[in-house]
Molecule: transfer RNA
Organism: Piccolia ochrophora
């Protein structure tokens, strides 16, 4: 070069045939328990869904650019 998956919270990941507010887990903080610390409840912060456009009433999603990474092809 060329095909094909895949990028989402701090981390590895969900999100139906495009639809009403993008979630849960671990991790973080803050609190109930304990004499105290784990462990356990409860709450809470935390997202430009990798970028940039485009279809549509409406995009994590569908179309095009482009970037990064992995297979596999030459």
């Nucleotide at each position: 070069g060329g095909u094909c998956c895949g990028g989402u919270a701090g981390c590895g990941c969900a999100a139906u045939u495009g639809g009403u507010u993008a979630g849960a887990g671990c991790g973080c903080g803050a609190u109930g328990c304990u004499a105290a610390u784990a462990a356990c409840g409860u709450c809470g912060a935390g997202g430009u869904u990798g970028c940039g456009a485009g279809u549509u009433c409406g995009a994590g999603u569908c179309u095009c650019g482009u970037c990064c990474g992995g297979a596999c092809c030459a």